[in-house]
């Protein structure tokens, strides 16, 4: 240094739910919680998903991302311990 997570030791983050709150919504802050996670730390560049205010349509619906999701994948950058 780069590969890897078997055993530890140091800790770290926090998903359901709730409560407040912001959005039109997905969904996002914060507090409380803890289902998990070796990147569950950081990035919207690819692909998937998820939502449609406005916009357009064949108009009680359907179409769409400029909106989201990093705990959906890949992919970049960065980082603790350990092994071999």
């Nucleotide at each position: 240094a780069a590969u890897u997570a078997a055993u530890a030791a140091a800790g770290g983050c926090a998903a359901a739910c709730u409560u407040a709150u912001c959005a039109a919504a997905a969904g996002g802050u914060a507090a409380g919680g803890a289902c998990g996670c070796a990147a569950a730390g950081c990035c919207a560049u690819g692909g998937a998903u998820c939502u449609a205010a406005a916009g357009g349509u064949u108009u009680u619906a359907c179409c769409c991302a400029u909106g989201a999701u990093a705990g959906c994948c890949a992919g970049g950058c960065u980082g603790c311990u350990g092994a071999g």